[in-house]
RNA sequence: GACGGAUCACCGCCUAGUCGCCACUCGUGGCGUAUCGGGGACCCGAGUAGUAGGGGUGAAGCCGCUCUCGAGCGGCCGGACGUUCUUCCCGUCCGAACCCGGCAGCUAACCCGGUCGGCGGAGAGGGAAGAAAGG
Numbered sequence: 001g002a003c004g005g006a007u008c009a010c011c012g013c014c015u016a017g018u019c020g021c022c023a024c025u026c027g028u029g030g031c032g033u034a035u036c037g038g039g040g041a042c043c044c045g046a047g048u049a050g051u052a053g054g055g056g057u058g059a060a061g062c063c064g065c066u067c068u069c070g071a072g073c074g075g076c077c078g079g080a081c082g083u084u085c086u087u088c089c090c091g092u093c094c095g096a097a098c099c100c101g102g103c104a105g106c107u108a109a110c111c112c113g114g115u116c117g118g119c120g121g122a123g124a125g126g127g128a129a130g131a132a133a134g135g
Base pairs, nucleotide, nucleotide: 010121011120012119013118014117019032020031021030022029023028034115035114036113037112038111039110044105053103054100055099056098057097061076062075063074064073065072066071077095078094079093080092081091082090084131085130086129087128088127089126
């Protein structure tokens, strides 16, 4: 000096996944805050089908073609990032997984739950319009 790895701090990203307080056997257990999800009337909607089901969280769907039946390719569509927010352009990526258990439309009151997990840190996208915050 180069390459690779680990730890701590800080900064940043996906996600609802934030912040604070108390107790305590220091591993956890509570309480709030913010935020997210589910169930649940009138009205409205649906309404003869169904065990070949149906439904939920989530961006994670639909269609076509090929196929060694694992999957692959393409189109449309959905989502994230590019260090605050909104819109447009451009670029790089993602389109999984899990749950309920025969059952659930919407839904005021009301009821019941969640706070996980996973990553990155370098010549930094450029341009336009408009904001916010801070100094």
Overview
Predicted 3D model of a 135-nucleotide RNA (c-di-AMP riboswitch aptamer (ydaO/yuaA leader)) from Paractinoplanes lichenicola. The sequence was found by an Rfam model in a public genome assembly. Of the family's consensus pairs, 96% are formed in the model. The prediction has a mean pLDDT of 76. The organism belongs to Paractinoplanes, within Bacteria.